[in-house]
Molecule: small-subunit ribosomal RNA
Organism: mine metagenome
RNA sequence: AGAGUUUGAUCCUGGCUCAGGACGAACGCUGGCGGCGCACCUAAGACAUGCAAGUCGGACGGGGGUCAGCGAUGGCCCCAGUGGCGGACGGGUGAGUAACACGUGGAUGACCUGCCCCAUGGUGGGGGAUAACGGCGGGAAACCGGCGCUAAGACCGCAUACGUCCCUGGGCAUAGCGGCCUGGGGGGAAAUGUUCGUCUGUGAAAGGACGGGCAGCCAUGGGAGGGGUUCGCGGCGGAUUAGCUGGUUGGCGGGGUAAGAGCCCACCAAGGCGACGAUCCGUAGCUGGUCUGAGAGGACGGCCAGCCACACCGGGACUGAGACACGGCCCGGACUCCUGCGGGAGGCAGCAGUUAGGGAAUUUUCCCAAUGGGCGCAAGCCUGAGGGAGUGACGCCGCGUGCGGGAGGAAGGCCCUCGGGUCGUAAACCGCUUUUGCAGGGGACGAGAUGGACGGUACCCUGCGAAGAAGCCCCGGCUAACUACGUGCCAGCAGCCGCGGUAAUACGUAGGGGGCGAGCGUUGUCCGGAAUCACUGGGCGUAAAGAGCGCGUAGGCGGCUCUCCGCAUCCGCAGUGAAAGCCCCCGGCUCAACCGGGGGAGGUCUGCGGCGAUGGGGGGGCUAGAGGGCGGUAGAGGCAGGCGGAAGUCCCGAAGUAGUGGUGAAAUGCGUAGAGAUCGGGAGGAACAUCCGUGGCGAAGGCGGCCUGCUGGGCCGCGCCUGACGCUGAGGCGCGAAAGCCGGGGGAGCGAACGGAAUUAGAUACUCCGGUAGUCCCGGCCCUAAACGAUGGAUACCAGGUGCGGGGGGUCUCGACCCCCUCCGCGCCGCCGCCAACGCGAUGAGUAUCCCGCCUGGGGAGUACGGCCGCAAGGCUAAAACUCAAAGGAAUUGACGGGGGCCCGCACAAGCAGCGGAGCGUGUGGUUUAAUUCGACGCAACGCGCAGAACCUUACCGAGGCUUGACAUGCAGUGGACCGCCCCUGAAAGGGGGUUUCCCGCAAGGGCCGCUGCACAGGUGUUGCAUGGCUGUCGUCAGCUCGUGCCGUGAGGUGUUGGGUUAAGUCCCGCAACGAGCGCAACCCCCGGGGCCAGUUAGGCUGUCUGGCCCGACCGCCGGGAGCAACCCGGAGGAAGGCGGGGAUGACGUCAAGUCGGCACGGCCCCUACGCCUCGGGCUACACACACGCUACAAUGGCCGGGACAGCGGGUCGCGAACCUGCAAAGGGGAGCCAAUCCCUGCAAACCCGGCCCCAGUUCAGAUGGGGGGCUGCAACUCGCCCCCCUGAAGGCGGAGUUGCUAGUAACCGCCGGUCAGCACACGGCGGUGAAUAUGUUCCCGGGCCUUGUACACACCGCCCGUCACACCAUGGGAGCGCGGGGGGCUUGAAGCCGCCGGGCCAACCCGUCACCCGCAAGGGCUCGGGAGGCCGGUGUCGAGGGCAAAUCGCGUGACUGGGGUGAAGUCGUAACAAGGUAGCCGUACCGGAAGGUGCGGCUG
Repeated sequence: AGAGUUUGAUCCUGGCUCAGGACGAACGCUGGCGGCGCACCUAAGACAUGCAAGUCGGACGGGGGUCAGCGAUGGCCCCAGUGGCGGACGGGUGAGUAACACGUGGAUGACCUGCCCCAUGGUGGGGGAUAACGGCGGGAAACCGGCGCUAAGACCGCAUACGUCCCUGGGCAUAGCGGCCUGGGGGGAAAUGUUCGUCUGUGAAAGGACGGGCAGCCAUGGGAGGGGUUCGCGGCGGAUUAGCUGGUUGGCGGGGUAAGAGCCCACCAAGGCGACGAUCCGUAGCUGGUCUGAGAGGACGGCCAGCCACACCGGGACUGAGACACGGCCCGGACUCCUGCGGGAGGCAGCAGUUAGGGAAUUUUCCCAAUGGGCGCAAGCCUGAGGGAGUGACGCCGCGUGCGGGAGGAAGGCCCUCGGGUCGUAAACCGCUUUUGCAGGGGACGAGAUGGACGGUACCCUGCGAAGAAGCCCCGGCUAACUACGUGCCAGCAGCCGCGGUAAUACGUAGGGGGCGAGCGUUGUCCGGAAUCACUGGGCGUAAAGAGCGCGUAGGCGGCUCUCCGCAUCCGCAGUGAAAGCCCCCGGCUCAACCGGGGGAGGUCUGCGGCGAUGGGGGGGCUAGAGGGCGGUAGAGGCAGGCGGAAGUCCCGAAGUAGUGGUGAAAUGCGUAGAGAUCGGGAGGAACAUCCGUGGCGAAGGCGGCCUGCUGGGCCGCGCCUGACGCUGAGGCGCGAAAGCCGGGGGAGCGAACGGAAUUAGAUACUCCGGUAGUCCCGGCCCUAAACGAUGGAUACCAGGUGCGGGGGGUCUCGACCCCCUCCGCGCCGCCGCCAACGCGAUGAGUAUCCCGCCUGGGGAGUACGGCCGCAAGGCUAAAACUCAAAGGAAUUGACGGGGGCCCGCACAAGCAGCGGAGCGUGUGGUUUAAUUCGACGCAACGCGCAGAACCUUACCGAGGCUUGACAUGCAGUGGACCGCCCCUGAAAGGGGGUUUCCCGCAAGGGCCGCUGCACAGGUGUUGCAUGGCUGUCGUCAGCUCGUGCCGUGAGGUGUUGGGUUAAGUCCCGCAACGAGCGCAACCCCCGGGGCCAGUUAGGCUGUCUGGCCCGACCGCCGGGAGCAACCCGGAGGAAGGCGGGGAUGACGUCAAGUCGGCACGGCCCCUACGCCUCGGGCUACACACACGCUACAAUGGCCGGGACAGCGGGUCGCGAACCUGCAAAGGGGAGCCAAUCCCUGCAAACCCGGCCCCAGUUCAGAUGGGGGGCUGCAACUCGCCCCCCUGAAGGCGGAGUUGCUAGUAACCGCCGGUCAGCACACGGCGGUGAAUAUGUUCCCGGGCCUUGUACACACCGCCCGUCACACCAUGGGAGCGCGGGGGGCUUGAAGCCGCCGGGCCAACCCGUCACCCGCAAGGGCUCGGGAGGCCGGUGUCGAGGGCAAAUCGCGUGACUGGGGUGAAGUCGUAACAAGGUAGCCGUACCGGAAGGUGCGGCUG
């Protein structure tokens, strides 16, 4: 740092995916050790049990126990209670909370603060009760109620008190206040305990007094730390939430609090908040930080730390320094438990643990030794805070599972071309070591002193022994790592692209390899890659994206110059940004992780100071921006009124007759009731030809006859005025083609719908005849478009050339001409530049600035829901689920087009003969069959493989048999032969038996043959989609490429295009190309003329014969055409001309074309059979269908007789003559011939001559059938060919359609050959007779070149649209139904605070008080009454919750319903892509099974 994936390929756009890092993880497989961390993310569900907050006897009275004592009494220990302090800390959790909750920086002159520290002063003197306890009673219990006793540092008066507070003066400070200093008045404190000493007291004590210490207590001031309140700024999603608000905002007065405040209340005012996003909804604890990232940023907030909130849910207060209180109280609710049914009890989001849920998370452990906390004078007690241990690879870090040697490269596995390769120095084996482990011994730090849970742990020493310790994932590309087997679109894999349909590096297994390693993979989530939301750092002509256009509000941005301020900005200093974390340095555990110390970094922060540029603010000036004025000027700019002619239609009239109209062709229609055509007159509506333009005007939509009126804007000139007045513009407002809507008019033409006629398979279309809305006018709506330059507006700058429209100037002029300069507008070309390319290019898509709008993969969808607008149609705004790996833009090469141009071919046309009809032959399909073996399937399968199926062939079927096999090679054993012959059985094959019987060598042994056995043979079994080879086809078409150069980002182009020419990419010319290769042509063969040489088959010679060699033709010559090039036309000569005729020859490639059954060959498959042998059958079947042929349908013929002329070839397992027999096939015969000799073949046939037939299913035709023969062959039944006699069928020239052929060709005629025992209508050759036609390239088919369009690229046999049917999925609507959220209204209303009332009750304080008590008295006490105050009760406001009714929002569900998506092979059509066969598309309206059609207007994409 990038990579894969859209295409045939390319560039771009764009999404998806991957490689990285991270985690409180989980899951799968695996698992040796240690250290340090971490461990319910889900149900803030419910919880059994134990523990987590107590302590103080030095505050107090008792109870119990124990010890001493005879006892009184005392010491010690324990316990509940009164009282004090602490239970507001520590610990947990993240539900709620979008808030001053948090962070950061301020404020507090508006506040509080127990314990702690400092300071000052004080601590005097009294009183009345009450728990415990005793006793009585109630209750199941929890507990409770009377009665009686008692203490205190508990409670209550009194005294005194600095200060504070209240009232009231003075001063200082301050913007002001409750700040500071200083007076007067008023109210307001306290607690003792213990210890030591002395004295007293006693037997000793207890007790008492004084003095000291310690610990307390009270008041006040200060400190430290902690807190309350408040303000600026900061940190989230939705606008389909736009308006919210009644204590609401403020004021006055009061209440309340520690304290400001509408916090609360009464009254008054009517405010407050909000597009800088209020309100509402959703989500969420916030932060230090963590993860990621180059950074900016994004995501997160687990452990640790700070803050907040909560404690079953909701409400409430009490106590207190502090709470609205996790292990306190009260009430309501839900739940659980106990109950004797009357009532009670409870709250693990403390530590463990249980249960449920969830994919998922631990021991009901040890210790207070350390740190810290509470209480205590202390000892100490308590402490699930904490310190440890346990469980879990959950994470990070470290260590180990050994090290060295060791090749006959062992065995074994896997692969193999069978040679070998690989696992692999790996193992064995030899040597060594001992971390870890095991065993034994020693044994800490942590604690300064007695004290250590961890723990006999860490660590150290010794011994033992390689000993106990490796897995997981991956190996098609991305991405590092390949083979074999199995499987056969199955099973499966998959992150994306994609693998799997018989050779799978992609599935499974194995071997091997790669990666990481006590882990490895998978899943989930976050960041990254993603510049894919772009601040850093993107875009909008055609890819997604400029709003249809304007006016303008807020906002954003803004000319030149002077000055002031110093808000932004910048600099300095100071404060703060807790610790931890992060970075750097140093240090401690053996290292590291981890930990300690020091430094640094971290901000839109705060204060102070400075600077004065730039931005901003205040003030002044300027004129270049902008506006105005004056003078001109062009124009379909707008609105209103009026006027005009042409044309069409209709009406009237005239004249006239048989049609007209319309189309591809027709028909519907109109017309003898007189149309159409023609002339005249009239009515009415709409639109304005020519001018008209590539023109003008307007912001856009849009605007076109002429005149008049009103009116908007532009341009030019002058440089007179104002003096930045500007640009843009979210919302908003206005305008806005066509269609459409409402009301009223109008209606000629046109014309959705509709009717009819055609077309068609259909034709809800295209064409035609009609025709209603509408089109037109007035008024009111609608508000859309391909509203397009698919290009927002403004300003400045950046080469030119040219044309048009408007204005001004110059020059020269008779001139408004030409020419030159300039401003504005409209076009074309084009430099730089830009762009993916196309293209843009002063009218930018260039270079910049400002402002607005818009985009973020395709589909779903511009849809649903909601909202706003509309009369409606509908418009605006605008999703999600789900689904896909693309959807796209531009350009390239092809292919294609019912696109264009040029040009070929028996391609058509012209012509001849056929096929398609008949019968037969052959092949094929189909059917049949035991089998009808297999292959070939449009052209390019079908008289093809088959150049010969009766057996054989033969691969098929049936039956009978054989197994080392019918055939090859090798080894071992065995026999001596093998062969041949004979017998039995059998259809044969085969089986059984018999007979006979070798060679070489001294030997061992070998050869040969048979048998037995082992290796192996064999397979026409499969795959032509594994292959070689060969072949067909496009196509004898003229094409296909390369090197270098040049052009293009690239695919690619150029060359090869162009102008000519040719049969030809043949040649010439031109040209950023220059050359070259494979093709074409030529070279080869045959034929045609000539020459020369040679030859024979026997009587000789010649020659037309045979063979060989050579010559001949090249547009060479002449004339004409042409660019005087290629070349073309004509002519001469010549046997032959303009490639003379024919053949062979087939470029790069295409069709996964054909062939595994010609052959070869990889893989797979069968091996007593899928091999082999034998006999028989089948390949010859037959209701049909097709292809190729034969023979015909007759007189250009048939038959009979006579007569004539070839060439190519073949022949010894052969051709076979003469002659003889037979009507004939043929037989006999065997001459001759290994063949220019003989034979096939003494015959060619058509043809010629003569005769008959006389148009008839015939003297045509010959099928079919009957009979008789011949030949081949082991054998002609299935199933051969031929001959003779008889039989004589269909057929009278062939529908749609279709084939061949352009000259020695077609057609007609026969001959030969291969195959072959025999069998030829086929095939390959040969000669004989021998035509017709071609004006031409419009059309059909095929092809070549150029060009154009394309949505095609397995390439038009392509692609592709919509309805319908089926399956699945998600979703909208839906009578409703269910659940939930928040809010308002009415009602009821617990606890509790507060207010009020005063019924009941009450010790302290106050007042009074008969009797009684104390006292000499003053007076005190008791009792009683009253008051203050309190408790209880009542009542009122508020109030959790409950109830009622109506709305609202969200979720779920719902018969039915709407569309949508997806789904190898369903139905209907053919809309789109090529002029897609009617150009397409946009908006709108109507119509139609469906795509869609049509109307109107618009666009060119």